[in-house]
Context: one part of a larger RNA
């Protein structure tokens, strides 16, 4: 030193940490929704001149976010991580900058009729819109090219002197994807591993280099400088110790990676093989009318287990910070508070001065007196801290403050509310007495204890830390 536990005790405050075991199961609520200035529209609700008119909006088409943020380390000895560098890539939203934005078509949700089914849902039929989908035109670039040419765009909306989009293209920026060098635990009682292995040609794929993946051809490639097996293990910046080298560590914050009920899969998409998205199989848990479904807290609280151990089913979106929007605003268990723990680490206080007949109990005694002890009593002053009680923020800019009637400031009471826990034979700072008698017991090592115990137990008395002190474990 510690994310700690336990025993005894406990008066505040500030800052901080708080499942290190079961990557076990999870009841319940919330944790990623937004847009009506993309669209057809109107179930609800509110006004209404009874007209879907107005506000506003359930569900639906659409678009943008659900790849972030939030959590855990289970797997990973790896180009996974740190440093240091490459070249063959891709990038929505943002920024410069160049050009355009013309003219059309067909559909289908939602509604409406039916219809199946317990449900979860599902089918038919028929209307209709778009900034959904598709042709046509055009073509600055751009992309393919046999250098003739050949091919690809687009969307409106608005409150309309204006704003907000699209669509090519090249350039930023930041982000990411790939490639290398060196460094990165333990065992040889693990010595041989390896056939997409290793390299070529040529195809396919990929954003993008590559056996990444075919086919052919060639036998190689790695290893005692530890390859292959095994074991353990996320890695860093840090952290804790130590003059320092270094040992040991990877909680809280940061960067990276890796995982989402196990295991495999692609789909969408600028980005994923996606924690709260989809199929598929498996275990488990629920529903059911037995055909058939539904579920995924390593997300915030909570709940059972397990354990020596680890907190509210709390406010709020006031700030910051994201998403979506022109914008008001919405949503944000992200973050901002509170609460619950002496879990840590700071600070504060539990009174100050005076006060000897050195009262009186107490314990000790050589009975003379010593200590408790200026300690107390008593006299005097002061309120930090508490309690009342009034005023009262900054965090916020014109407005908006959960925290909060908190901090804080005045003013009143009144020493008033607030001390413990170990120790006392060497090591170590502190010693007597009495009870026990190798008993009962102590003990970190040495060791005490069998009748004279500064070593058990008590009691007086010191010593040593203090709102904490000891034990315990670990680490140096």
């Nucleotide at each position: 030193a510690u994310g700690a536990a336990c025993g005894c005790u406990g008066g505040c405050g500030g800052c901080g940490u708080g499942c290190c075991u079961a990557a076990u199961a999870c009841a319940u609520g919330c944790a990623a929704g937004u847009c009506g200035a993309g669209c057809g529209g109107u179930a609800a609700c509110a006004c209404u001149u009874c007209g879907g008119g107005u506000g506003a909006c359930g569900a639906g088409c659409g678009g943008c976010g659900g790849a972030c943020g939030g959590c855990a380390g289970a797997g990973u000895a790896a180009c996974g991580c740190g440093u240091a560098g490459g070249a063959a890539c891709g990038u929505a939203c943002c920024c410069c900058a160049a050009a355009c934005u013309g003219a059309g078509g067909g559909a289908u949700a939602a509604g409406c009729c039916c219809g199946g089914g317990a449900a979860a849902c599902c089918g038919g039929g028929u209307c209709u819109a778009a900034u959904a989908c598709c042709g046509c035109a055009u073509a600055u670039u751009a992309u393919c090219u046999u250098c003739g040419g050949a091919u690809c765009a687009a969307a409106g909306c608005u409150u309309u002197u204006a704003g907000c989009g699209g669509u090519u293209u090249g350039g930023g920026a930041g982000c990411g994807g790939c490639c290398u060098g060196c460094g990165u635990a333990u065992g040889a009682u693990u010595a041989g591993c390896u056939u997409g292995u290793u390299g070529g040609u040529g195809a396919g794929g990929u954003a993008a280099c590559g056996g990444c993946u075919c086919a052919c051809c060639a036998a190689g490639g790695c290893g005692a400088c530890g390859a292959u097996c095994a074991u353990u293990a996320g890695c860093u910046g840090g952290u804790c110790u130590g003059a320092g080298a270094g040992g040991a560590u990877g909680a809280u914050c940061a960067g990276c990676c890796u995982g989402a009920c196990u295991g495999g899969g692609a789909c969408u998409g600028a980005g994923a093989c996606a924690c709260g998205g989809c199929c598929c199989a498996g275990a488990c848990u629920c529903c059911u009318a037995c055909g058939g479904g539904a579920g995924g807290c390593a997300g915030c609280a909570g709940u059972a287990g397990g354990g020596a151990a680890u907190u509210u089913u709390g406010c709020g979106c006031a700030a910051u910070g994201g998403a979506c929007g022109a914008a008001a605003g919405u949503c944000u268990g992200a973050c901002g508070c509170a609460g619950c723990a002496a879990c840590g680490c700071c600070g504060c206080g539990u009174g100050c001065a005076g006060g000897a007949g050195g009262a009186a109990g107490g314990c000790c005694u050589u009975c003379g007196g010593g200590u408790u002890g200026u300690a107390a009593a008593c006299u005097g002053c002061u309120u930090u801290u508490a309690u009342c009680u009034g005023c009262g923020a900054c965090g916020a800019u014109u407005a908006u403050g959960a925290c909060g009637g908190u901090a804080g400031c005045a003013g009143a009471u009144g020493a008033a509310u607030a001390a413990g826990g170990a120790u006392c034979g060497g090591c170590u700072a502190a010693c007597u007495c009495c009870g026990u008698g190798c008993c009962a017991g102590c003990a970190g090592c040495c060791g005490c204890g069998g009748u004279c115990a500064u070593a058990c137990g008590g009691a007086g008395g010191a010593u040593c830390c203090a709102a904490g002190c000891g034990u315990u474990a670990u680490c140096c």